[in-house]
RNA sequence: GGGCGAUUAGCUCAGCUGGUUAGAGCGCUACACUGAUAAUGUAGAGGUCCGUGGUUCAAGUCCACGAUCGCCCACCA
Numbered sequence: 001g002g003g004c005g006a007u008u009a010g011c012u013c014a015g016c017u018g019g020u021u022a023g024a025g026c027g028c029u030a031c032a033c034u035g036a037u038a039a040u041g042u043a044g045a046g047g048u049c050c051g052u053g054g055u056u057c058a059a060g061u062c063c064a065c066g067a068u069c070g071c072c073c074a075c076c077a
Stems, first nucleotide, its partner, number of pairs: 001073007010026004019057001028044005050066005
């Protein structure tokens, strides 16, 4: 330098053909249970969906550019 993939909750990840309220597991908080803890059960908090712009009646989802990370190839030494 070229190609490909990823970016969504604290962590790991779903999210279909663009559609009305953005989710799961683990973790966290409170309560129940216990002599106490763990486990279990119930409830809850936690998100400008990487950024900017565009398309659209409507964007996590489509397009462009940028950022970061990973993989492959090439080049230099």

Record summary:
Predicted 3D model of a 77-nucleotide RNA (transfer RNA) from Candidatus Peregrinibacteria bacterium RIFOXYB2_FULL_32_7. The source organism's lineage runs through Bacteria, Bacteria candidate phyla and Candidatus Peregrinibacteriota. It matches the Rfam family "tRNA". Model confidence (mean pLDDT): 80 of 100.